Transfer RNA from Papaver somniferum, 72 nucleotides, folded computationally.

């Protein structure tokens, strides 16, 4: 350079075009414990940018960034 897949809470993933974006882990408040851990129950946190189709886009399309792989 070309090609192909990836981008979602602090971190790992989920989510037929119907969303009020979901788990788990961390975090953080409460009970529980003499104190802590373990254990419960509450609470906050996110769709990589920019345009399109669509009634409605995390989805599909276009382009641009970023990571991977392959090939030159």
């Nucleotide at each position: 350079g070309u090609g192909u897949u990836u981008g979602u809470a602090g971190u790992c993933c989920a989510a037929c075009g119907g969303c009020u974006a979901g788990g788990a882990u961390a975090g953080u408040u409460g009970c529980c414990u003499u104190c802590g851990a373990a254990g419960c129950a509450g609470u906050a946190g996110a769709u990589c940018c920019g345009g399109g189709u669509u009634c409605g886009a995390u989805u599909c399309c276009c382009g641009g960034c970023a990571g991977a792989c392959a090939c030159a």
The RNAcentral record of the sequence draws on Rfam. It matches the Rfam family "tRNA". The family's RNA type in Rfam is transfer RNA.